[in-house]
RNA sequence: GCUGAGGUAGCUUAGCCCGGGAGAGCGCUGGACUGAAGAUCCAGUUGUCGCGUGUUCAAACCACGCCCUCAGCACCA
Numbered sequence: 001g002c003u004g005a006g007g008u009a010g011c012u013u014a015g016c017c018c019g020g021g022a023g024a025g026c027g028c029u030g031g032a033c034u035g036a037a038g039a040u041c042c043a044g045u046u047g048u049c050g051c052g053u054g055u056u057c058a059a060a061c062c063a064c065g066c067c068c069u070c071a072g073c074a075c076c077a
Stems, first nucleotide, its partner, number of pairs: 001073007010026004020057001027045006050066005
């Protein structure tokens, strides 16, 4: 440099194909239980959906550009 996959909550990730309510698990906080802790149960907690622009009544989702991560290929005087 080329090709492909990916970027969504503190972490792992679903949702994107086919535009319309932002979700799950873990974690964290408080409580119950316990001599105490773990497990379990109850309640609560958190998002510029990588960035920008465009299309649209409406964008995590579509289009374009850019940034970053991973894999393969190429180059390697």